[in-house]
Context: one part of a larger RNA
RNA sequence: CUGGGCGUAAAGCGUUUGUAAGCUGUCAGUCUAGUCGGGGGUGAAAUCCCGGGGCCCAACCCCGGAACUGCCUUCGAUACUGGCUGGCUGGACCGCAACAGAGGAAGAUGGAAUAUACCGUGUAGAGGUGACAUUCGUAGAUAUGGUAUAGAACACCAAUGGCGAAGGCAGUCUUCUGGGUUGUCGGUGACGCUGAGAAACGAAAGCAUGGGGAGCAAACAGAAUUAGAUACUCUGGUAGUCCAUGCCGUAAACGAUGCUAGUUUGUUGUUGAUUUCCUUCGGGGAACCAGUGACGAAGCCAACGCGUUAAACUAGCCGCCUGGGGAGUACGGUCGCAAGAUUAAAACUU
Numbered sequence: 001c002u003g004g005g006c007g008u009a010a011a012g013c014g015u016u017u018g019u020a021a022g023c024u025g026u027c028a029g030u031c032u033a034g035u036c037g038g039g040g041g042u043g044a045a046a047u048c049c050c051g052g053g054g055c056c057c058a059a060c061c062c063c064g065g066a067a068c069u070g071c072c073u074u075c076g077a078u079a080c081u082g083g084c085u086g087g088c089u090g091g092a093c094c095g096c097a098a099c100a101g102a103g104g105a106a107g108a109u110g111g112a113a114u115a116u117a118c119c120g121u122g123u124a125g126a127g128g129u130g131a132c133a134u135u136c137g138u139a140g141a142u143a144u145g146g147u148a149u150a151g152a153a154c155a156c157c158a159a160u161g162g163c164g165a166a167g168g169c170a171g172u173c174u175u176c177u178g179g180g181u182u183g184u185c186g187g188u189g190a191c192g193c194u195g196a197g198a199a200a201c202g203a204a205a206g207c208a209u210g211g212g213g214a215g216c217a218a219a220c221a222g223a224a225u226u227a228g229a230u231a232c233u234c235u236g237g238u239a240g241u242c243c244a245u246g247c248c249g250u251a252a253a254c255g256a257u258g259c260u261a262g263u264u265u266g267u268u269g270u271u272g273a274u275u276u277c278c279u280u281c282g283g284g285g286a287a288c289c290a291g292u293g294a295c296g297a298a299g300c301c302a303a304c305g306c307g308u309u310a311a312a313c314u315a316g317c318c319g320c321c322u323g324g325g326g327a328g329u330a331c332g333g334u335c336g337c338a339a340g341a342u343u344a345a346a347a348c349u350u
Base pairs, nucleotide, nucleotide: 003322004321005320006319007304008303012318014201015200016199017198021194022193023192025088026087027086028085029084030083031082033081034080035077036076037075038074039073040072041071042070049065050064051063052062053061054060091191092188093187094186095184096183097182098181099180103177104176105175106174107173108172109171110154114150115149116148117147118146119145120144121143125136126135162169163168206247207246208245209244210243211242215241216240220236221235222234223233258317259316260315261314262313263312266295267294268293269292270291271290272289274287275286276285277284278283299306300305323350324349325348332343333342334341335340
């Protein structure tokens, strides 16, 4: 390489958009490029293979045949692939009518809690722990009432629930805005799928500049514990956590499961549409579409398990794997302010 694979053994890019490229519904006509058949030319000799022969045999040599799987040309076939032309509506998209939603951005606003400050009441403890202590408190703490200020997060509702491509998204209101579902079957007429490069987004931590700083809290200090205790526990506490702008580009970025389309027994929850039946008008039942769960036929699987949301059966396209260590390292390249990220070996060893 081929082959075989990728939930857990090595292996699905964190996610999406999309260029090249690969693949691509249905009908008719046309061309005959691919494809198929016939003929012709060529495919040097030697070699290989088959038959025969010559050296005693063999190696070796000689003769004949076949072959040289290819290329060119010509005639023909037209199912399939392809080109061109013209249609179709089932894929795809659009219109119209509804609907649900923590989808995104900006602005405004609310209450509880916490902390701090001031005032009042009040007096000796409070706090913390397994138990202590560090710590706070007669300069009046803790507790309690009132007022004010600040920042951050949004109890109940809340769900096995919803939305989003993923990361992720939750007090309330307003504005702007993306996507989805259902119904209608009106419009376009294959406009589609995947997607190397590329681009955009991308938790937390971290970085830069300027703000902000209540609570929490790496580092750090102290108190305990302990043989020790650079920890677990406690008292403090700075970066950070928050905001704006710009970087970083990684995570067990997980469903450890790429995307799209089709096919394949069922049972039972739940969310949102639509249709329909019953109704005590609160609601309940059924069908169907789209999501989201549980259990399970067949089938698959090494087993665990998966099972119409497939890890079943098929098709298309992409990514990735090829014993362990060395190593996701070195060197080089690219990116970055840096931290580092990405691409990615070998010797050697087993």
Molecule: small-subunit ribosomal RNA, central domain
Organism: uncultured Rickettsiales bacterium